[in-house]
RNA sequence: CGAUUGAGAGUUUGAUCCUGGCUCAGAACGAACGCUGGCGGCAGGCUUCAUACAUGCAAGUCGGACGAUUAAAGCCCUUCGGGGCAUAUAAAGUGGCGAACGGGUGAGUAACAGGUGGAUAACCUGCCCUGUAGUGGGGGACAACAGCUGGAAACGGCUGCUAAUACCGCAUGUGAUUGCUCUUCUCCGGGAGAGUUAGGAAAGGCGCGUUUGCGCCGCUACAGGAUGGAUCCGCCCCCCAUUAGCUAGUUGGUGAGAUAAUAGCCCACCAAGGCAACGAUGGGUAGCCGGACUGAGAGGUUGGCCGGCCACACUGGGACUGAGACACGGCCCAGACACCUACGGGUGGCAGCAGUAGGGAAUAUUGGACAAUGGGCGCAAGCCUGAUCCAGCCAUGCCGCGUGAACGACGAAGGCCUUCGGGUUGUAAAGUUCUUUUCUGAGGGAAGAACAUCCCGGGUAGGAAAUGCCCCGGGUUUGACGGUACCUCAGGAAUAAGCAACGGCUAACUCCGUGCCAGCAGCCGCGGUAAUACGGAGGUUGCAAGCGUUGUUCGGAUUUACUGGGCGUAAAGGGAGCGCAGGCGGUUUGGUCAGUCUGAAGUGAAAUCCCGGGGCUCAACCCCGGAAUGGCUUUGGAUACUGCCAGACUUGAGUUCGUGAGAGGCGAGUGGAAUUCCAGGUGUAGCGGUGAAAUGCGUAGAUAUCUGGAGGAACACCAGUGGCGAAAGCGGCUCGCUGGCACGAUACUGACGCUCAUGCUCGAAAGCGUGGGGAGCGAACGGGAUUAGAUACCCCGGUAGUCCACGCCGUAAACGUUGUGCACUAGGUGUAGGAGGUAUCGACCCCUUCUGUGCCGUAGCUAACGCGUUAAGUGCACCGCCUGGGGAGUACGGUCGCAAGACUGAAACUCAAAGGAAUUGACGGGGGCCCGCACAAGCGGUGGAGCAUGUGGUUUAAUUCGAGGCAACGCGAAGAACCUUACCCAGGCUUGACAUCCCGCGACCGGCGUGGAAACACGUCUUCCCCUUCGGGGGCGCGGAGACAGGUGUUGCAUGGCUGUCGUCAGCUCGUGUCGUGAGAUGUUGGGUUAAGUCCCGCAACGAGCGCAACCCCUGUUCUCAGUUACCAGCGGUUCGGCCGGGCACUCUGAGAAGACUGCCGGUGAUAAACCGGAGGAAGGUGGGGACGACGUCAAGUCAUCAUGGCCCUUACGUCUGGGGCUACACACGUGCUACAAUGGCCGGUACAAUGAGUCGCAAAGCCGCGAGGUAGAGCUAAUCUCAAAAAGCCGGUCUCAGUUCGGAUUGGAGUCUGCAACUCGACUCCAUGAAGUCGGAAUCGCUAGUAAUCGCGGAUCAGCUACGCCGCGGUGAAUACGUUCCCGGGCCUUGUACACACCGCCCGUCACAUGACCCGAGUCGGGUGCACCCGAAGUCGCUGGCUCAACAAUGGGAGGCGCCGAAGGUGUGCUUGGUAAGGGGGAUGAAGUCGUAACAAGGUAGCCGUAUAAUCUCUAGAGGAUCCC
Repeated sequence: CGAUUGAGAGUUUGAUCCUGGCUCAGAACGAACGCUGGCGGCAGGCUUCAUACAUGCAAGUCGGACGAUUAAAGCCCUUCGGGGCAUAUAAAGUGGCGAACGGGUGAGUAACAGGUGGAUAACCUGCCCUGUAGUGGGGGACAACAGCUGGAAACGGCUGCUAAUACCGCAUGUGAUUGCUCUUCUCCGGGAGAGUUAGGAAAGGCGCGUUUGCGCCGCUACAGGAUGGAUCCGCCCCCCAUUAGCUAGUUGGUGAGAUAAUAGCCCACCAAGGCAACGAUGGGUAGCCGGACUGAGAGGUUGGCCGGCCACACUGGGACUGAGACACGGCCCAGACACCUACGGGUGGCAGCAGUAGGGAAUAUUGGACAAUGGGCGCAAGCCUGAUCCAGCCAUGCCGCGUGAACGACGAAGGCCUUCGGGUUGUAAAGUUCUUUUCUGAGGGAAGAACAUCCCGGGUAGGAAAUGCCCCGGGUUUGACGGUACCUCAGGAAUAAGCAACGGCUAACUCCGUGCCAGCAGCCGCGGUAAUACGGAGGUUGCAAGCGUUGUUCGGAUUUACUGGGCGUAAAGGGAGCGCAGGCGGUUUGGUCAGUCUGAAGUGAAAUCCCGGGGCUCAACCCCGGAAUGGCUUUGGAUACUGCCAGACUUGAGUUCGUGAGAGGCGAGUGGAAUUCCAGGUGUAGCGGUGAAAUGCGUAGAUAUCUGGAGGAACACCAGUGGCGAAAGCGGCUCGCUGGCACGAUACUGACGCUCAUGCUCGAAAGCGUGGGGAGCGAACGGGAUUAGAUACCCCGGUAGUCCACGCCGUAAACGUUGUGCACUAGGUGUAGGAGGUAUCGACCCCUUCUGUGCCGUAGCUAACGCGUUAAGUGCACCGCCUGGGGAGUACGGUCGCAAGACUGAAACUCAAAGGAAUUGACGGGGGCCCGCACAAGCGGUGGAGCAUGUGGUUUAAUUCGAGGCAACGCGAAGAACCUUACCCAGGCUUGACAUCCCGCGACCGGCGUGGAAACACGUCUUCCCCUUCGGGGGCGCGGAGACAGGUGUUGCAUGGCUGUCGUCAGCUCGUGUCGUGAGAUGUUGGGUUAAGUCCCGCAACGAGCGCAACCCCUGUUCUCAGUUACCAGCGGUUCGGCCGGGCACUCUGAGAAGACUGCCGGUGAUAAACCGGAGGAAGGUGGGGACGACGUCAAGUCAUCAUGGCCCUUACGUCUGGGGCUACACACGUGCUACAAUGGCCGGUACAAUGAGUCGCAAAGCCGCGAGGUAGAGCUAAUCUCAAAAAGCCGGUCUCAGUUCGGAUUGGAGUCUGCAACUCGACUCCAUGAAGUCGGAAUCGCUAGUAAUCGCGGAUCAGCUACGCCGCGGUGAAUACGUUCCCGGGCCUUGUACACACCGCCCGUCACAUGACCCGAGUCGGGUGCACCCGAAGUCGCUGGCUCAACAAUGGGAGGCGCCGAAGGUGUGCUUGGUAAGGGGGAUGAAGUCGUAACAAGGUAGCCGUAUAAUCUCUAGAGGAUCCC
């Protein structure tokens, strides 16, 4: 120099932004588990029971300290018995050193234990190094050993002998030490110097030389060093305050003692201190650190391996020895446990290395070697060393390698998928060529790991010399690993791939199975018949000898925020003030230098991390160097700022004077209105109350009214987003006392200030205690109503209370949901108090300024709403509070209170949300505007009767299926006797009733016979066609085999198509722009107007699209053209019928054109759009009607019109046939027809339409029948003929208000027609019968003009018909609409919302059942601990010591005796903690339980807070309420 580094995502919502939690992606591990597993290197490996341990090893060594003993080989001598020499060795002993190191573990310990930096002038230090001075002379024992003896053993006892580097005196005394005296220095228990008192040695061992000796190893004293240790101090060092007070050796002093040394360390006496909110004491947890993991960092977590320190060694206590221990492999005692025992007594301590049992999810071999490194002993050789080095086991981790490479198909087989074409697996395989890392076999490999000792030789210095010390050279010997690393050769792709995932986050998709089952899931969430989410398969993705899961830590999480958060509404400002400690603090001068800044020095161990190099083939790993180690200590300097000391100042703060306002507080007095009560007067029948009533009061005289009186409470108007107060709060008037504030002015003090934990004071209402008072109101309570109920809302009463005095409580939505103080940062406009200027007769206006109180608003802030000089802006100071929702402001504990209760205040468990603001909708028993046969005004119906028809229900063998509020129910069905037909019963068929393909045959059709209900079966008679290139092909029929047919079986919630509905309502959207962080908004809102988002104007919008309207059809007027089958004015004929000639004039037919556009006039209106009226016109303001249905909603309807995916059936869920059923019938509903009659019925006569249909048909005239009809068949493929008569109407007659001459059901009889067939089950006709019904309860439907009502006619389907239905046609032809209050539906704007499946929404509480957690709990069983007392081992210390050492002898030693202290143990009494428990309590979660409807909209009595009450309810408070008025 370099050393570089910060990513997010899912999940609350219909959508959005924010807040906020939960979850994921990353890294790591002494890990474990599941599946799998080729090799090597380097590391790591009982985290749990500091549980108990069998067995072996882990600390010995020295004969050069000593006595005694043993002995192989060798040499010498030999009397052959043996002896001697040197050497070597072994067991034990005396003695020395070591055993206090090394190794293990983390139980205890919250502590000077540890870290870091200091102090010791308050200390010690064996072995080692340096220096100085010495190493003289004596003595007595004890082991071993021998003898005797006890004991089972362990282990002893007595007597006797002996050595030393063992032990004890004496001499010497350089030093050192003690006491005293003196001098001097200092960092002051010290250092230096001078004089006086006490104390030691191995004369040892070895080598050399011999002349006194020399050398080496030792030993002694002293001094110094080094090393190691000891003590003290500053700072740092976990959680709990629901642990707040602790302490008698306690704090200090004096003196003595103890120690290596200071010190209450111990003792005697004296004093009464010491610690603590900067957290004492107590409780819980824990070895601490270098470091490790993570992180961008700051931090957080952790302390296994390696290193430093500490503590411990079965548990507790104790000392001995020693330089060092209160000692892991030493001793004594006590306890527990285990073992041996001859029962008398003994022995033991793996938290050393292996190993065993147990525990546990879980952690290895009873291995090799001292070759290396290191340690102990020794002169040395050497011995010992489970330290260590190696090996073994384990994928436990990190790193590296391999499991082959190249070529190889328009692409094998198999698998899977498929739209059946193909795709994919996939160059993948096979195959060809190649390689050999690995592997197997063989060979090489003494390469590296080896230095040192010893031996030999040489040399420097010293010495008389030698040995020796030191240096150099040479030589000898030593390898556990291990025949290992590595190298070479041969062989042959040969020996080697799994795991997880594939809905999103998150890389990777299909099929099958399953069917809210089985299961998955980290979060969101998958699974209820088409699951990329479950299980399997194929494929794919990721990682790879591993891969997943689980657990834990950090990260992401700025989610505790120092870096780096917040508190108006999301969690969060204390109810308010005063104020001690604490924190912070105006201007200026000087000093000081504590903080601060800077230089230097010391320390910050090594290892680790980082950087640069180097070594193993690379890497992991190892080695070297550097950097770094944010700190602490010492010292020099700087002095701006902060602190401290001293002085000064006036602007902060305060004082003084003047002026002023005020519901500020307390006490006393006093006033009028009103309510109530009492007395009296007048007066009479009601009053009162409500939505309506009733209870209540009143003829015993109420209410009403007048007079008088009593009593209590509150003070109308003034009165005001006016005033005052710290907040709570304060309102008639007067007086007294008293606090604060604003303005103006001079002078004074001189920072006296701000904030404030603990503390103290005040503190609405309700409530409590004592005593008063009590008019009104009024919890509780009583009664009346309402209601399904009504313990409520409403009404009538009414007790506490509300009021006063004194005392308590201490809480509120105590809110501006906004702590206090100071400063700064645009304005505008009100209002209250004061001052000033100008002007004036006058403060009348106007202007300026200070203080308070409101509104609007710029910048800025905010998630938005909003705030905005009265900040939620910009800053400073201090305090309080928050960290997901619920549990819960609960439990326990504590403090306070008379009580109620207040303050402080958790956890288990449970959820993935809870929440704020805003947006779009929807909704409201919210508001505004508008429309619609929506209401109203009318007309006619339904609901009552009978019948028809559809549906439900019931029945049935079957009563096939579908449709279900509006928008199913005369609907699918424009026509069920068979058929239809899908249903039931019975009988048949099985490639099938129907389609395609293949093969064979030739007919088919038709007639007849038998069986049968038929289908069908059997038999019989007859019997192929077309084309041809003559090969054959095609059609049809029969038979056969299989592919397949077939299904009105299922799913309309897999679908297409079609349809209904809101609704013919006026809406629904887009592009660009603009606004908003965004969802979104604007446009589309507003003012008018319209049937209309129709049009005009305005406007941050400008345009556009789908809708509206128009264009289309019918109809209403006219014209042109055309004129048969339609028509006939005029002309002619006539059978008198437009019949004929003729005519297109008219009607009509059907093609075209014109016409209507608010075009014109007047008025209103903004001069616009438009509206009103008028003219003209056939028609006037979309002329009338139809077709036409925006974006979308209802998983609306339809798989049974059709089509279609999936599933299901295949001698049946297919198909054929006969019969039955769809037509049933206690009942209920819908839609209709006919009626109930006189506006009518019946009889007779008579008039006028239009749309249509007709050859499988319509059918005329004529004749027959009472009639249905029959016969007949003209005419007509239709403006020609037919159906066809129109009916109501009109004219005349009759009936006369009755169950009728109304009404026609039902039933009996007789018929007609259709049809194969009218029994179940057709229609019609005639005769007879003649039911209900006298206008219809609650309720409900249609209709605004050629409409309603009423009258008939036609058609489709169809053999016939159930049609009274449906679709059309014309005839006659009304009434009413004041108006939008109400009901229903809809549109627009706005408002509230806890709804978004959108009010058929959401949602609360009790009760019942189940599950798990918690609290209380009579008790009971444990743990810990305090205090008091008892007993008291071992042992130190103290006293004593008659006995002993010792024959005598002490001032010496010891046994013994006594005492203090003292572990374990015991007793009593507290505290604390845990387990368990009858019973009790609330809370949580569960399937669709029960009862109500509390909340969200004005939630139907607005809701909420505090309090009292069992609950509604009442009182107080606030806006986080809507609506309306002013």
Predicted 3D model of a 1526-nucleotide RNA (small-subunit ribosomal RNA) from an uncultured bacterium. Rfam family: Bacterial small subunit ribosomal RNA. Gene Ontology terms of the family: ribosome and structural constituent of ribosome. The prediction has a mean pLDDT of 82. The sequence is in RNAcentral, with records from ENA and SILVA.